[in-house]
RNA sequence: GGGCGCGUGGCGGAACCGGCAGACGCGCUGGAUUUAGGAUCCAGUCCCGCAAGGGGUGGGAGUUCGACUCUCCCCGCGCCCA
Numbered sequence: 001g002g003g004c005g006c007g008u009g010g011c012g013g014a015a016c017c018g019g020c021a022g023a024c025g026c027g028c029u030g031g032a033u034u035u036a037g038g039a040u041c042c043a044g045u046c047c048c049g050c051a052a053g054g055g056g057u058g059g060g061a062g063u064u065c066g067a068c069u070c071u072c073c074c075c076g077c078g079c080c081c082a
Base pairs, nucleotide, nucleotide: 001081002080003079004078005077006076007075010026011025012024019065027045028044029043030042031041032040046055047054048053058074059073060072061071062070
């Protein structure tokens, strides 16, 4: 330099024939239980906002009524070829 793949909450990882994004699990926080801890159970856990609502899928642009999903450019990572 060329080709292919990947990038989503603190972490793993779903949602991909374009139609409710943060499912599920771990972790964390509060509570119940316990002498205490563990285990178990309940609730909460992206950001802004009192709320209504708005923003958010590596960054930017495009297509579309509608994009995590399709197209283009860039960044990062991995594999292969040279």

Record summary: Transfer RNA from a Planctomycetota bacterium, 82 nucleotides, folded computationally. It matches the Rfam family "tRNA". By type it is a transfer RNA. The sequence is in RNAcentral, with records from ENA. The source organism's lineage runs through Bacteria, Pseudomonadati and Planctomycetota.